Predicted 3D model of a 77-nucleotide RNA (c-di-GMP-I riboswitch aptamer) from a Lachnospiraceae bacterium. Model confidence (mean pLDDT): 75 of 100. NCBI's taxonomy places the organism under Bacteria, Bacillota, Clostridia, Lachnospirales, Lachnospiraceae. Of the family's consensus pairs, 94% are formed in the model.
RNA sequence: UUAAUAUGUUGGCAAAACCGGUGAAAACCGGCGACGCAAAGCUAUUAGGGCCUUUAAAAUGGCAGCCAGUUGCACUU
Numbered sequence: 001u002u003a004a005u006a007u008g009u010u011g012g013c014a015a016a017a018c019c020g021g022u023g024a025a026a027a028c029c030g031g032c033g034a035c036g037c038a039a040a041g042c043u044a045u046u047a048g049g050g051c052c053u054u055u056a057a058a059a060u061g062g063c064a065g066c067c068a069g070u071u072g073c074a075c076u077u
Stems, first nucleotide, its partner, number of pairs: 003077001012037002018031005035065001041070003048067002050063003
């Protein structure tokens, strides 16, 4: 430097449910909680595919814990 790996340490994030709030809804915010995650970090009018809702419709609404893009930690081989 490159590739593979989770078999390693200290840690990290946090599903559903419940409580309070925002929203037309999807969903989101906070608390609690822990299903799981080696990127469950970031990116959705800063690029792409897909999905969800629909106040009448279209989504410049929502989902990154769907695929994808991009960045990063450790050092067992």